The prediction has a mean pLDDT of 87. A computed fold for a 252-nucleotide part of an RNA from a Bacteroidales bacterium, annotated as large-subunit ribosomal RNA, domain VI. Rfam family: Bacterial large subunit ribosomal RNA. NCBI's taxonomy places the organism under Bacteria, Pseudomonadati, Bacteroidota, Bacteroidia, Bacteroidales. The sequence was found in a public genome assembly.
Context: one part of a larger RNA
RNA sequence: CGUUGGAAAUUUGAGAGGAUCUGAUGCUAGUACGAGAGGACCGCAUCGGACAGACCUCUAGUGUACCAGUUGUGGCGCCAGCUGCAUCGCUGGGUAGCUACGUCUGGAAGAGAUAAGCGCUGAAAGCAUCUAAGCGCGAAGCUUACCUCAAGAUGAGAUUUCCUUUAAGGGCCGUUAAAGACUAUGACGUUGAUAGGUCACAGGUGUAAAGGCAGUAAUGUCAAAGCCGAGUGAUACUAAUUGCCCGUAAAC
Numbered sequence: 001c002g003u004u005g006g007a008a009a010u011u012u013g014a015g016a017g018g019a020u021c022u023g024a025u026g027c028u029a030g031u032a033c034g035a036g037a038g039g040a041c042c043g044c045a046u047c048g049g050a051c052a053g054a055c056c057u058c059u060a061g062u063g064u065a066c067c068a069g070u071u072g073u074g075g076c077g078c079c080a081g082c083u084g085c086a087u088c089g090c091u092g093g094g095u096a097g098c099u100a101c102g103u104c105u106g107g108a109a110g111a112g113a114u115a116a117g118c119g120c121u122g123a124a125a126g127c128a129u130c131u132a133a134g135c136g137c138g139a140a141g142c143u144u145a146c147c148u149c150a151a152g153a154u155g156a157g158a159u160u161u162c163c164u165u166u167a168a169g170g171g172c173c174g175u176u177a178a179a180g181a182c183u184a185u186g187a188c189g190u191u192g193a194u195a196g197g198u199c200a201c202a203g204g205u206g207u208a209a210a211g212g213c214a215g216u217a218a219u220g221u222c223a224a225a226g227c228c229g230a231g232u233g234a235u236a237c238u239a240a241u242u243g244c245c246c247g248u249a250a251a252c
Base pairs, nucleotide, nucleotide: 001152005163006162007161008160009159010158011157015149016148017147018146021049022048023047024046025045026044027043033038051106052105053104054103055102059100060099061098062097066093067092068091069090070089071086072085073084074083075082076081110144111143112142117137118136119135120134169246170245171244172243173189174188175187176186177185194239195238196237197235198234199233200232201231203228204227205226211222212221213220214219
């Protein structure tokens, strides 16, 4: 821009894409078959491999604005206590998020038309013949079925609701995240929990400083302390103010 009034939702599915894998074991059954050796079809069940999708409860990794220990050196006048730099100085752990090595799930079943093949009926050709007329069965393959996208499918579909006028609706702007390069998308804007803060909890680290007590002292204890990023819930304390723009047609 179009879809022939403008919108907001919910959809149909022409069409397109994805997936389509496979092994072992047990039972049937040491049965059918076979002199024996050996050893099934069909069918049922279980456990795997590779591949794919989703997720983070568990396990594991990362986690450079979390916690702790510690070395050298500089600074805060000194002690104590902090702090800068040294690969995040090094080391031990680690929330959320993101991940796999982790967890869950998938391939199926079914239907239709068929291939090779196997048949029924059956003449030409009094027989025979699956074929000439006619009718069946039959594959991981084809069309479906399963998952995803999908009306620019210009063949532009359908349904419901709203607006009949400074309309419905949308945008600018702001707070933002499960979204994200930007844009877009989603949530919210005081009739408010959208983000931050605060409080509580979960969770991490592992018992802060100062002081008291015990000990000559190191140290221990009062103390599950102190500190804390992303998590969960609550709470208007802070910021989402005020406002502006687009839209306004046809038919009757």